RNAcentral holds the sequence, with entries from MGnify. A computed fold for a 162-nucleotide RNA from a soil metagenome, annotated as Lysine riboswitch aptamer. The coordinates come from a structure-prediction model, not an experiment, and the mean pLDDT is 81.

Parts: sequence; structure tokens; C1' cells
RNA sequence: GAUAGAGGCGCGAAAGCCAUCAGUAGACCUUGGAGGAAUCGGGUUCCGGUGAAGAGGGAAGAAAGGGGCUUUUGCCGAAGCAAGGGGAUCCCGUCUGUUCCCGCUGCUGGACUUGUAUUGAAUAAAUGCAGGGCUGUCACACGAAAAGUGUGGAGGACUAUC
Repeated sequence: GAUAGAGGCGCGAAAGCCAUCAGUAGACCUUGGAGGAAUCGGGUUCCGGUGAAGAGGGAAGAAAGGGGCUUUUGCCGAAGCAAGGGGAUCCCGUCUGUUCCCGCUGCUGGACUUGUAUUGAAUAAAUGCAGGGCUGUCACACGAAAAGUGUGGAGGACUAUC
């Protein structure tokens, strides 16, 4: 350097079903009576007396994101996250914000769990930070021992073969 492997409620993707979202949004009716269109200010754009914003309501009444299960499939930096950079999106420009994509850099061995913060409809879940024991791997020490114990490190690693 090449090839092949191992960790384990292991990581990701797709499809189907289910619950939640939610008796919410939108539509409709009543009221209201001139404004409204993610935030601020503006606009030559769009909607609005054929009734805006707001408020109330009977009957009917969603969806997306996120989640659980099953199946299939790609894999073991699998993958995830962060700041800033570029592009796109939300009527237009701008400030901020939402969502998506790209590449660079950095961090994280893995699953679980506790506290806290953020996102979120959510006590679900995800992510960041701090902690806890568990587990795989390597090094060192003890050990007759490939059993076991302790300490420490990180995946650009570890094991096997060429």
C1' cells in the first nucleotide's frame, strides 16, 4: 500500500402500516369595518367594500416535519454535529429568522442513562455541554494463563492475509 473482517437494543436510506400533530390549519356562518402578505422599516408587487386584520361559533374537517413497528437494502467515520463560506427558498430590496443543497475545517470508538440548554405541538424525539456506569479495541502494569483486574489513549484507529 491492497484485500477481507470485528464491536452491537451498531449506523444510514427506502417502502408500507399505526398513533400523534388535532378537533388544530384552511374552507363555511356570524360579528367587525380597512387593512393584510415570517421579523423591522420601506415598496412602483399581490390580495382586500364582490368585505382585510381581529373576535366568536354549529356540523363536518386535513397535511407536512418529527415518532413507533415491519420489510427490503447500503454499510462499520458506518454516520452525526458545529461555526463560518457559497447557492437557493419564504411577494421585492435589506436586517434577522425558517427550510434545503454544496464543499472546506474541526469534534465524536459505540449504545444506554442523569442533569441542563436549544429546536419542537409534545412530558415524544434530536442536538450541544457536563456527568455516570456498561461495552469493543490497543498500550502499559499485575498475573502460570489467551482467564481476570487496574490505569491510560483514540476510528487517519484495531485485527488477519498478501